[in-house]
RNA sequence: GGGGAUGUAGUUCAGCUGGGAGAACAUCCGCUUCGCACGCGGAAGGUCGCCGGUUCAAAUCCGGCCAUCUCCA
Numbered sequence: 001g002g003g004g005a006u007g008u009a010g011u012u013c014a015g016c017u018g019g020g021a022g023a024a025c026a027u028c029c030g031c032u033u034c035g036c037a038c039g040c041g042g043a044a045g046g047u048c049g050c051c052g053g054u055u056c057a058a059a060u061c062c063g064g065c066c067a068u069c070u071c072c073a
Stems, first nucleotide, its partner, number of pairs: 001072007010025004019056001027043005049065005
């Protein structure tokens, strides 16, 4: 320098033939207990890596850039 993959909640990841942003764990609150843990119920938590384009509508499609991993030279 060139090719490929990945980037979504604090963490690990779903969701990608365009239309509701989600799960588990963690955190907080409540129930339960003499108390803790376990269990049960609830809540909070996201500019979907960044910038632009297409579209009535973009996490999803297109382009550029950035970061990480990987292959080739």
Background
Predicted 3D model of a 73-nucleotide RNA (transfer RNA) from an uncultured Endomicrobiia bacterium. The sequence was found in a public genome assembly. Its mean pLDDT, the model's own confidence on a scale to 100, is 84. Its Rfam family is "tRNA". Its family is annotated with triplet codon-amino acid adaptor activity in the Gene Ontology.